Bacterial large signal recognition particle RNA from Pseudothermotoga caldifontis, 265 nucleotides, folded computationally. Rfam family: Bacterial large signal recognition particle RNA. By type it is a non-coding RNA gene. From the family's description: The signal recognition particle (SRP) is a universally conserved ribonucleoprotein involved in the co-translational targeting of proteins to membranes. It is recorded under the gene name ffs. The organism belongs to Pseudothermotoga, within Bacteria. The sequence is in RNAcentral, with records from ENA.
[in-house]
RNA sequence: CCACGGUAGGCGGGGGGCUGGCGGUCCCCUGUACUCGAAAUCCGCCGUACGCGAGGCCGAAUUCCCACCGGAGGCGGUCCAUGUCGAGACACAGGCUGAGCGGAAGGCGAUGAAGGCCGGGUCCUGUGCAACGGUGCGCCGUGAACCUGGUCAGGUCCGGAAGGAAGCAGCCAUAAGCGGUAGCACCGUGUGCCGCAGGGGUGCCUGGCUGGAGCUGGAAGCUCAGUUAUGCCUCGGUUUGGGCUUGUCGAAGGUGGGUCCGUGG
Repeated sequence: CCACGGUAGGCGGGGGGCUGGCGGUCCCCUGUACUCGAAAUCCGCCGUACGCGAGGCCGAAUUCCCACCGGAGGCGGUCCAUGUCGAGACACAGGCUGAGCGGAAGGCGAUGAAGGCCGGGUCCUGUGCAACGGUGCGCCGUGAACCUGGUCAGGUCCGGAAGGAAGCAGCCAUAAGCGGUAGCACCGUGUGCCGCAGGGGUGCCUGGCUGGAGCUGGAAGCUCAGUUAUGCCUCGGUUUGGGCUUGUCGAAGGUGGGUCCGUGG
């Protein structure tokens, strides 16, 4: 060095998630890489864990091991933008309220503004009158089977008679009572285009005289104060997207190096 037979080892790896941790089942990346079975309130494990059970294949190199390069992709960090939620904040903008300044349009005014003087009404008190209500008086009417009066037919009673007595009905009158009332007195009132006297007042309405040009009205805008968390701002959470001489893990791929035993030639 060659041939044969074996052995270590290999027949995918990585990220996320789960877990005290390590693998697997799950999701994703890589890209082709033995078969079957079970695995989430799960399966197998742990001072090293890089699966478990049953079978099959390759086998010391394209295939195993190590180092470096490489960077798919994942997970973070940070910054920016964006949507959203919470808290703060009245400094700014905006909203609302108040005060001040400001005075636009409009209205009234020589058929006379402001101002001045003198009144009246509205308001209050008292009072008169009227209205209405009540009470009393007056007046009118009505008003008694008997127990009111008068007159008392008939009838009754007394009497020899003349005559007399009581007296029902009727009629007349009247008492209490009832009703009416245009008169009188008193009392009262959610009453009055009413009168008189006094008071009060300058808010409103109104008259007269004077006066001789203003009066009223308040928009825009400005300033100040208060208030309000809508925008903006600050802080924090979170969604989506993007950036980074950023951290970390890192597949495919590439380069270099390393690797067992027996028999025979």